[in-house]
RNA sequence: GCCGAUGUAGCUCAGUGGUAGAGCAGCGGUUUUGUAAACCGCCGGUCGUCAGUUCGAUCCUGACCGUCGGCU
Numbered sequence: 001g002c003c004g005a006u007g008u009a010g011c012u013c014a015g016u017g018g019u020a021g022a023g024c025a026g027c028g029g030u031u032u033u034g035u036a037a038a039c040c041g042c043c044g045g046u047c048g049u050c051a052g053u054u055c056g057a058u059c060c061u062g063a064c065c066g067u068c069g070g071c072u
Stems, first nucleotide, its partner, number of pairs: 001071007010024004018055001026042005048064005
């Protein structure tokens, strides 16, 4: 330099056009002599950035940025 993949909650990941979810983590509660475990509830997101398409974009298109891989 070229090609490809990927970017969503603190972490690991779903979600393929119609107001964004799960598990773990965190906080509170129940339980226990106490801790852990279990159960219940709560919190937590400008969906990498900027444009475009669309009535409507996490989703489709383009550029850029980050990460990973391949080729030279």

RNAcentral holds the sequence, with entries from ENA. This is a predicted structure of a 72-nucleotide RNA (transfer RNA) from a Ktedonobacteraceae bacterium. It matches the Rfam family "tRNA". Rfam classes the family as a transfer RNA. Its mean pLDDT, the model's own confidence on a scale to 100, is 82.